The RNA shown here (transfer RNA) has 71 nucleotides and comes from Hymenobacter sp.
[in-house]
Parts: sequence; structure tokens; C1' cells
RNA sequence: GGGGAAAUGGUGUAGUGGUAACACCCUAGACUCCAAACCUAGUAACGGGGGUUCGAUUCCCUCUUUCCUCG
Repeated sequence: GGGGAAAUGGUGUAGUGGUAACACCCUAGACUCCAAACCUAGUAACGGGGGUUCGAUUCCCUCUUUCCUCG
């Protein structure tokens, strides 16, 4: 330099046009003499910018970052 893939909470992953889901973490409650474990409830996220659309995490363009591959 050519080609391809990915970016979603604090962490790991789903979701591919119409309510952003699950587990862990965290917070509160219940339990306990106190804690741990278990149980219940809750908070919190779509890499940046632009376009298409009634509506974009999803489709298109561009930028940034990461990974794989060819030379």
C1' cells in the first nucleotide's frame, strides 16, 4: 500500500428499520448480632459527523480506533 471484519452501560455479549435485551458489577430493601451467600427492586449504553426515511443501533457516505489477511 490492497482487501475484509468490528465499535452497544463499569465488564462480557444479543438485538439488522418500529419499546435497546441478558448475565456480572453497582445502589437500595428484606434476611442476619454483624457480614457473606440467597431473594426482591432499581440506576446506567448504541465511536464522531452527515445523508435516506414518518421513524436509524440497524441502510448509505465520511472520519477515528482496533483486529485479521495479502504483498
The sequence is in RNAcentral, with records from ENA.
The prediction has a mean pLDDT of 80.
Rfam family: tRNA.